Small-subunit ribosomal RNA from an uncultured Endomicrobiales bacterium, 1537 nucleotides, folded computationally. RNAcentral holds the sequence, with entries from ENA and SILVA. The coordinates come from a structure-prediction model, not an experiment, and the mean pLDDT is 84. It matches the Rfam family "Bacterial small subunit ribosomal RNA".
RNA sequence: UUAUCGGAGAGUUUGAUCCUGGCUCAGGACGAACGCUGGCGGCGUGCUUAACACAUGCAAGUCGAACGAAGGACGCGUCGGAGUUUACUUCGAGGUGUUACUUAGUGGCGAACGGGUGAGUAACGCGUGGAUAACCUGCCCCUGAGAUUGGAAUAACAGUUGGAAACGACUGCUAAUGGCAAAUACGUCCGCCGCAAGGCAUCUUGAGGUGGAGAAAGUCGGCGCCGCAAGGGCUGGCGCUCAGGGAUGGAUCCGCGUCUGAUUAGUUAGUUGGUGAGGUAACGGCUUACCAAGGCGGCGAUCAGUAGCCGGCCUGAGAGGGUGAACGGCCACACUGGGACUGAGACACGGCCCAGACUCCUACGGGAGGCAGCAGUGGGGAAUCUUCCGCAAUGGGCGAAAGCCUGACGGAGCAACGCCGCGUGAGUGAUGAAGGCCUUCGGGUUGUAAAGCUCUGUCUUCAGGGACGAAAAAGGACGGUACCUGAGGAGGAAGCUACGGCUAACUACGUGCCAGCAGCCGCGGUAAUACGUAGGUGGCGAGCGUUACUCGGAAUUACUAGGCGUAAAGCGUAUGUAGGCGGUUAGAUAAGUCUUUAGUGAAAUUUCCAUGCUUAACAUGGAAGGGUCUAAGGAUACUGUUUGACUUGAGUGUUGAAGGGGGAGACGGAAUUCCUGGUGUAGCGGUGAAAUGCGUAGAUAUCAGGAGGAACACCGAUGGCGAAAGCAGUCUCCUGGACAAAUACUGACGCUAAUGUACGAAAGCUAGGGUAGCAAACAGGAUUAGAUACCCUGGUAGUCCUAGCUGUAAACGAUGUUCACUAGAUGUGGGAGGUAUCGACCCCUUCUGCGUCGACGCUAACGCAUUAAGUGAACCGCCUGAGGAGUACGGCCGCAAGGUUGAAACUCAAAGGAAUUGACGGGGGACCGCACAAGCGGUGGAAUAUGUGGUUUAAUUCGACACAACGCGAAAAACCUUACCUGGGCUUGAACUGCUAAUGGUAAAAGUCGGAAACGGUGAUGACCCGCAAGGGAGUUAGCAGAGGUGCUGCAUGGCUGUCGUCAGCUCGUGUCGUGAGAUGUUGGGUUAAGUCCCGCAACGAGCGCAACCCUUAUCCCAUGUUACCUGUAGCAAUACAGGGUCUCUGAGGAAACUGCCAUUGAUAAAAUGGAGGAAGGUGGGGACGACGUCAAGUCAUCAUGGCCUUUAUGUCCAGGGCUACACACGUAUUACAAUGAUCGGUACAGAGGGUAGCGAUAUCGCAAGAUGGAGCAAAUCCUUAAAGCCGACCUCAGUUCAGAUUGUGGGCUGCAAUUCGCUCACAUGAAGUAGGAAUCGCUAGUAAUCGCAGAUCAGCAGGCUGCGGUGAAUACGUUCCCGGUCCUUGUACACACCGCCCGUCACACCACGAAAGUCAGUCAUAACAGAAGUCGUUGAGCUAACCGCAAGGAGGCAGGCGCCUAAGUUAUGGUUGGUGAUUGGGGUGAAGUCGUAACAAGGUAGCCGUACGAGAACGUGCGGCUGGAUCACCUCCUUU
Repeated sequence: UUAUCGGAGAGUUUGAUCCUGGCUCAGGACGAACGCUGGCGGCGUGCUUAACACAUGCAAGUCGAACGAAGGACGCGUCGGAGUUUACUUCGAGGUGUUACUUAGUGGCGAACGGGUGAGUAACGCGUGGAUAACCUGCCCCUGAGAUUGGAAUAACAGUUGGAAACGACUGCUAAUGGCAAAUACGUCCGCCGCAAGGCAUCUUGAGGUGGAGAAAGUCGGCGCCGCAAGGGCUGGCGCUCAGGGAUGGAUCCGCGUCUGAUUAGUUAGUUGGUGAGGUAACGGCUUACCAAGGCGGCGAUCAGUAGCCGGCCUGAGAGGGUGAACGGCCACACUGGGACUGAGACACGGCCCAGACUCCUACGGGAGGCAGCAGUGGGGAAUCUUCCGCAAUGGGCGAAAGCCUGACGGAGCAACGCCGCGUGAGUGAUGAAGGCCUUCGGGUUGUAAAGCUCUGUCUUCAGGGACGAAAAAGGACGGUACCUGAGGAGGAAGCUACGGCUAACUACGUGCCAGCAGCCGCGGUAAUACGUAGGUGGCGAGCGUUACUCGGAAUUACUAGGCGUAAAGCGUAUGUAGGCGGUUAGAUAAGUCUUUAGUGAAAUUUCCAUGCUUAACAUGGAAGGGUCUAAGGAUACUGUUUGACUUGAGUGUUGAAGGGGGAGACGGAAUUCCUGGUGUAGCGGUGAAAUGCGUAGAUAUCAGGAGGAACACCGAUGGCGAAAGCAGUCUCCUGGACAAAUACUGACGCUAAUGUACGAAAGCUAGGGUAGCAAACAGGAUUAGAUACCCUGGUAGUCCUAGCUGUAAACGAUGUUCACUAGAUGUGGGAGGUAUCGACCCCUUCUGCGUCGACGCUAACGCAUUAAGUGAACCGCCUGAGGAGUACGGCCGCAAGGUUGAAACUCAAAGGAAUUGACGGGGGACCGCACAAGCGGUGGAAUAUGUGGUUUAAUUCGACACAACGCGAAAAACCUUACCUGGGCUUGAACUGCUAAUGGUAAAAGUCGGAAACGGUGAUGACCCGCAAGGGAGUUAGCAGAGGUGCUGCAUGGCUGUCGUCAGCUCGUGUCGUGAGAUGUUGGGUUAAGUCCCGCAACGAGCGCAACCCUUAUCCCAUGUUACCUGUAGCAAUACAGGGUCUCUGAGGAAACUGCCAUUGAUAAAAUGGAGGAAGGUGGGGACGACGUCAAGUCAUCAUGGCCUUUAUGUCCAGGGCUACACACGUAUUACAAUGAUCGGUACAGAGGGUAGCGAUAUCGCAAGAUGGAGCAAAUCCUUAAAGCCGACCUCAGUUCAGAUUGUGGGCUGCAAUUCGCUCACAUGAAGUAGGAAUCGCUAGUAAUCGCAGAUCAGCAGGCUGCGGUGAAUACGUUCCCGGUCCUUGUACACACCGCCCGUCACACCACGAAAGUCAGUCAUAACAGAAGUCGUUGAGCUAACCGCAAGGAGGCAGGCGCCUAAGUUAUGGUUGGUGAUUGGGGUGAAGUCGUAACAAGGUAGCCGUACGAGAACGUGCGGCUGGAUCACCUCCUUU
């Protein structure tokens, strides 16, 4: 200086949220295994599987101081031989002694310990605490007494003999601490007699008397004793006998605790008890005979499965959960099963007997064996070691001891199997080396890392020294080990795994839904931080990952510590047994409870404090701690027990009143149907529309009469009653319950309720009736692609009654029963009281029911809220992810249908609840739009043009595909364009940049030859710029880098564009509300073209959009006047000249319009309606302008661009062809079909544009296209004439004087070129077409319709496109419907958002499971058979040493026989478990199979529950029920004003 120090979460369901709920991960542990890797040491650990089989060696012996004997050695003396120094040496024989040695046998002790294993066992086996007054105990300790006499055997040994062996047999001899008999024995045991004391009891103890029974062994040392000797005596040690006690060890009994299954509910005949007897160390049915009929069980018996138990170990905050290796305690077992013997102790691991299986030997006759001891072998398995050293230490056996034995044990070996410790170097070192990797090409990183320089020496290596472990001496396997000292030299020593999130750590390349990864979520389909490799980084480190198993996290079985309205979960309801719980008060008691003391809870372990190994692991010492334990004492509040009392819980009596409460009987009217009769005539009926059906044989309709069954309008109501199911015409009878008021009585009699019992809608079943209507099934008619449906016409069970059965429903308030407490408001049913009144109502109070709203509180939210889902108490039932499945099997119930109880394999990472935002609805409300309607004109029919599809082709280049592709990219494909095809050329290239080298007869190139051209050959001529020069630039050639690509990816992109949509929306800040997603604002009342504005409001403000600002057009003012305009003059006129600034026009600037004014309406607002004025009136008309976003919309072929691909080609050049094809289909246009017209003649009026490689006039020629020619114009000047219209003529309803396609001939223009393939003119030809089916498009005013003009592109080519003006309508009642859109609300199983989601059959593949004729195996039970060894009993004619007897014989014993019990084995039957099984049944899973569309929205017939019938399938229909149904209307209740 102590021993109470401790509790973390994350990922994953959704578009997002909260909750519920599962799955998964991070931590610890391990007798482990596997993969990669591996330096040292210490301490531990090491067959978890086959209790499978075992070769070989060892693991239990010892004592000569118990005994006889044998052997050797030594000593002594005797005899004999040999040698010689004659006294010694040596050899041999027999004898004797032994103090010392060895040994088989007899005998004693030990072998029952130590060591192994966990098969069996669910048990007094184990743990804990008790009991034995029901017991035993060798060796050990203490005490007392004793140890006398006698005889008979036997092994060894000897002889004979059998057998292969193992092992014997017979005869003969001998000893003992071997065995036997006798003596003695107060204390021992037994019987009897009787006394005293004690105990809860069976009983115990003590002192007596009497009778009976029962012992022994010797040996060693010493002696100055006796004896000739043998021996005796004394003494000491060891041993022996009897008795008493102790200690130790064992035995038995009892309380409590000790796994799972009820799909195991009944079990038991020695079973439970008694009496007698036997047996045991001892109690006891332990055994047996008799008697009785008990014993156990829902507090789980019996049966089945699994398992050695504990101290402990692992985990955990704890409570718990898991586990029972190593160490320790107990138990059980020893090849399997049975049995006894010996002994103090065994029913005995290294003993015996028997049976069985297996192995071995054999001479075939017979024998031997048991590693779950230590090593070791085979086998099994993912997997577990040396056939080592030593008894030196600790311990054990024997012995007096020395000592011997000891695979116990002490050590070493092998193995990273675990824990612990150490090392693989330290310092310095920037040019930040090289190399690698990445790169934005600048660099970054690896990285002070390396190299280099200076050091150190742990471990390792070598050499020297060298222990402790050993208590007088000696004695050490480990071991020449630990440790110490010295030397040497950075030398010998680093890997594994991860890097998408969880979870610390990122880039490149390769791959391309492939290969692969993955613990969960998930990654991979051409830019993968997720696969593989590399670099880098993180983590741990002689290890690191993976796998298996376990605890934790998991409050996810909730004792500590959960839930059940809707998420899984309240039994359909009541009654009531056991059980649980229980009002007030007093006494007793002390079981529970509290406290004190004592005992025990082994040691080890854990914790704490110390100590020892260099430290640690490890070890040692001390302490603490640990029980639902036991005993004793005390306390008495509460609970219990018991005694007494009480009245408030509960109940009974009296009075009153309400009620579709139940059962039985009788009666009633309305309606439907049917029958009869009358009247009456052609239809009726039914539907979305029809048809089937009924009707001239008289229906429907109507009147009268009759029959029969079922149900009871109005009253009638979130009204009443009942436990629930449920209950409704009226009356009568019988009967249950609740309520109110006032009291009287009983005196806790109560609450709940497993098992049980009763009731229990509809459907259904059995038997018998009944049957009007309705109506599963069925039939027919419709609808439909089909229609086994919805609709219609019929119609049978059934619906009804009686008697039974069934026992289920969304049997719901999805809310168990009972009690108490916790704001109110209001309505309504039944009572009572009060005030007041003449009386009644009203009003107030109170009890009991039924509703609505609501505070606190609760809830995940929705919601509940005195009728709780609030706060508490008692008891019961139920839940634990989704599917499989309320299924299978089994049991019980049922006539059946079925009900009830009720799993698993397997599959998934979700399934689910509430609420939110969207989207959607064949939901609702409001509103808008050429959306419909009202109109006008078209398209769809014809011919042609043009685009597209398709087809064709060498190619018909590519793109665009609902609206929002299709006269689109393309505002111009003959060549070019051109991207396509064929053929011919080129390869640093046609074009671009840089570097290196060369180059002045170089670059360029006329001409000429070949060729289709490109290109190739030849080649007159022959340079340029800067600079004084050198040289440089440019060009060319050669080479290297690199160019090029209309190649791919618009799903890698930028930019641009389309569309919703010029629709009115889309958001933000702060605040507030909500746990949150989110809401509010943005909703509401009005209004607007508008989220435009006003008002209100937990919102206040703001932004992007709307509007306005911009352009144009309409009016005016001002300014400007040429080419425009006007005036004048001249001229026939064109025109010219002069002048002007009024007008038109031009166009720099400005004005004007704002609901500004008036009236009305409206909320006094916003605004609307009407009016005035005005060129214009309510955004005046038109344009540009397109919010947040949607469509992976379009475009890589405008352009740009990442990545990929290509490089004598996918680049580039050239010629020719193609993009122009043509059976066909579609879109968009043009022209028509004619008389509102065609043709001819005459004649009038625009706007806006363009023009010098251009527009091109007058004139001439030509029928014309056009040609010639060239005035004017770089433009208000010239080009430059509009057409429809108007006036006149002609045609007269026809395939025409309509229409113009097609074709022929001849011309013109452009262009290098007109064939494929241009435009145009003239003449000729003269097709379809007579107004267009279903369907469909545009347009609301200067619009539609109609008419022409101009421009871009362009050499040429316009029916297309863009713009311009001329003429110039009709209609809009209105918002029911179609389409699209906006806002609010509602439902949702959708969120890729209805082109959504999703159900079932069928087909295919795979997986697990059930059934199945059977079949195979195990196990258990019952009934038998059989019966080894053996104990016990009995017999014992055979055999027999000890004792008795003179003998005969006896006593006693043994073999043998018999009996009971009994193992293996056998038979039969049954139960149970497992395997397998043709076939069969459903289930699950599987990117793109088939059929439908059942569900989610009113899902297009609302859905669902139970039941019945039917049907390819989802399903349909009937009956009853539920709302967990939308919508509209009404009623009631409530809230607010």